Context: one part of a larger RNA
Formats: sequence, structure tokens, C1' cells
RNA sequence: GACGAACGCUGGCGGCGUGCUUAACACAUGCAAGUCGAACGAUGAAGCCCUUCGGGGUGGAUUAGUGGCGAACGGGUGAGUAACACGUGAGUAACCUGCCCCCCUCUCUGGGAUAACUGUGGGAAACUGCAGCUAAUACCGGAUAUUCUCUGAUCCUCGCAUGGGGGUUGGUGGAAAGUUUUUUCGGUGGGGGAUGGGCUCGCGGCCUAUCAGCUUGUUGGUGGGGUAGUGGCCUACCAAGGCUUUGACGGGUAGCCGGCCUGAGAGGGCGACCGGCCACACUGGGACUGAGAUACGGCCCAGACUCCUACGGGAGGCAGCAGUGGGGAAUAUUGCACAAUGGGCGGAAGCCUGAUGCAGCAACGCCGCGUGCGGGAUGAAGGCCUUCGGGUUGUAAACCGCUUUCACCAGGGACGAAUGUGACGGUACCUGGAGAAGAAGCACCGGCUAACUACGUGCCAGCAGCCGCGGUGAUACGUAGGGUGCGAGCGUUGUCC
Repeated sequence: GACGAACGCUGGCGGCGUGCUUAACACAUGCAAGUCGAACGAUGAAGCCCUUCGGGGUGGAUUAGUGGCGAACGGGUGAGUAACACGUGAGUAACCUGCCCCCCUCUCUGGGAUAACUGUGGGAAACUGCAGCUAAUACCGGAUAUUCUCUGAUCCUCGCAUGGGGGUUGGUGGAAAGUUUUUUCGGUGGGGGAUGGGCUCGCGGCCUAUCAGCUUGUUGGUGGGGUAGUGGCCUACCAAGGCUUUGACGGGUAGCCGGCCUGAGAGGGCGACCGGCCACACUGGGACUGAGAUACGGCCCAGACUCCUACGGGAGGCAGCAGUGGGGAAUAUUGCACAAUGGGCGGAAGCCUGAUGCAGCAACGCCGCGUGCGGGAUGAAGGCCUUCGGGUUGUAAACCGCUUUCACCAGGGACGAAUGUGACGGUACCUGGAGAAGAAGCACCGGCUAACUACGUGCCAGCAGCCGCGGUGAUACGUAGGGUGCGAGCGUUGUCC
């Protein structure tokens, strides 16, 4: 000097930030991911019309289900990881990419189901069986189709190797879906782009030799499998290799970086907040769906734990936002709003959004402001000291004059909002009013180190960062007066430079 700090004493206001560093301990409760009726069948409120008062027609609010998109983003945490995890620079002629943008082409013809629903069962519940009916942009065929796929023939051209690009001509396989106030939104195949990702490699960044040898899918090859794709990634066979004192292997510790702190720099330490990447989601394992996951608020299995039960069987996962218990020196509200920004769905209106925007709590930090200003000597009283003369507190107070920042009261009252919409918020700000009024402490005073006397105590009680003070004259302990330093803070402790 710095801090995500804590502790002690003290505490007026505002702005901007920051706030479980410990138990990746366990969690009551609420909320945190939905949306689309312009994909589909069904349901059918208000209103309107008719009525033989039974009802009928129109209308379409509403929505459980099928279907689509999203749920792989956003948010949290740092357990694991010494690794192509990260940073940086390359490669991919070895790859993928939903939604979005541009270009070209097409959108022909059939079929069988199934939920919802109805009927009927089982179960305490969670849930579930059977029978019957029905629709689609759900599912499955057929046709047609290239610069698509696979596979031949042939020609041109390019490259750092495997090889890439293009032309001509054969064979083979492969598409589609409708909706709607009739002009949108869609669907299929192909090419290009953008964005996002996968994989590979060079280099770089901890400690330890009281760890010296390690390795059998191990190292390489061939065939095969698998993948979007290269590859011992997997498998069969063959060879016997591969790494290592330039530290392999083992052990310990640790998310990495942009950055942050310190320092003249070199360097050292750290990785809170904000941003990028990675990993994880009760513990371990597994795949499914999908453009994308091996998926925090999805599924299956096993385990530990908790809960419900009619004892047969079921349910759960806050390292999301609040909140609770526990641990701890220690860390906040079970708040408001989608007004803004952004995200999902939708043609739109809109709905959802504990992302986000705000508010609340905390001097936890930084910054700003205030607690008054001028005059005022009989140098009042009181306190303290005293050589008893006085000195000092001290222009300090009283007293006189003045001002009103902030806070308080009253009135007005935004920007943020494009056109509608303002949680914040009757907030910021403006105007007026009253009155010096509501607002100062903490540490230190032996030397280092700015600041000294008195009393008490008597190696006691105590102080102390180091040197050291205290045993009867203590500027070093305790108190008082005075002084010094900082000031809504001041000290102490811890950690780093």
C1' cells in the first nucleotide's frame, strides 16, 4: 500500500459498487420454461336470431389431449481435473451446423393406425388394463428429380503428402404438408454464406528424487467395425516396440485465462466481483430423443438419505431466486415489475421469463457533503497544574450579528417511452417554510514516532510491534487535565507485496 474481510469502541446524509472465502452439508414452503387454435380432432361460455318455451341456429371466449418449436440458451457452483483442461498460434485436402440470409428446383398420388372421447375394470395412492370410435404439418407406401448418395468409364486442372476441384457419359438409391379473413405463414431436394461447434498439432504456465525406472491395447502395421469425422476409439492377426535425469512413472496441491494487488522496474502474490473457456448438478453407471445433451429443475439401473402408505407399493434431489437448520470470526429480503434490455413460442395481439431492471438489509469498500460562519477579554465560572505570583483549558463558552448545505415539513414533479405501456416513484429534481436548530468519535503521547504533567500503584496490578517499562519521585501500568494524529470513522487481528 491492498482486502469479498472479521473483532472492539463509535456512528449524520447521499451516490456508485460489493456481500457463505467455512459443510460440492442437509433442506420445509413459494416461484425459477414455456408457448402455438393461422397444424389437428374434440369441448363449447357471453352475445345475436328463431321458438311449438322442450329447444334449434349462429357465434366463437376457453382449453385437457395429439402435433410443432423451445426446454442443450439463460442462471448456479469450483467438487474433480497437472489434462490439448486453459492461453496463444496454426491445421482440418479428416468434419457437423436447427432457427437466420442469398440462389436454383419441386410441392403429384395413395394407405393403415392412435391419443383425446365413450364404455367397463384394477389400485389407498402414484398410476394403469381391456373394448369401441376419430383427425392432422403425426406415421407408412408409390411416382417424379439434379450440381445429392453410392458405384463404373473418360477428359481437363490444381496442390505441402494422403489427395482436391471441374466437365462429359452410364448404372443404383432417395423428397414433400398443409393453413388462412386469398396473401401470408409454411413444406421438399440441392448449392453458397453467416453463426456455433467437433477433432489434430507447435509453444507456454505448480511443488516433490525421502518417487528412478514406467508401459501389454502398451508402440507400430494389415484387415474389419464404429463415428459427423481422423485415430488402438474398438476388435482379429502380425511385429516388439513406446516413454524417461531436457525428470518418465508415482505422490501432494490446484479449475485455466483476460485480469487484480504490490513494486521504479525486473519480479512476487492472487484468480472475489465483471468477461471468455472448461468441468460438475445427491453418489456411481447407462443410454434414449434431438441440428445440438450423454441433458441442474428429462429417462433407466444401483447406492446412501428423507418423506407418504390401506404394508401391496410409491415420491424426492436449491452448486437457480428468496428462505430454514447446521458449520463458522463472518456474509442480506420467503420484496416489486416485466416499464426498459435480452431470451422462448406465436403471422400478430400476446403469454412466459427469481435472466434482467429495481427496491430492502449491512460504514463491507470507494467517493462526496455536513455537524455552522463572523464578532466577542473582565482573558467569567468550573476543571487541571502551581514556585501560590500565576499558568492553562481559551475566542473556547456566555453574549451580539448572520446563514440554512444535509436532514425535517409543505407544494409542484420528470428523463428513462419510437405510438401505447414506468416496477423504480410522488423517487431524482425545483420552489417555499421553520430554526443553530437533529448530527463526533477513536487511537496514541519512553525511543523508533507527532504529542507531558499530576495523582494512584509499588517486580503487585499491569503494558508490550522491537528495544524494553513496573521493586515508593513511573512522561512506558491505571485515572485525570493537557496535547498529537486521523475523522463518520478510528484502532486491533489475519493475509499478500
About this RNA: Small-subunit ribosomal RNA, 5' domain from an uncultured bacterium, 497 nucleotides, folded computationally.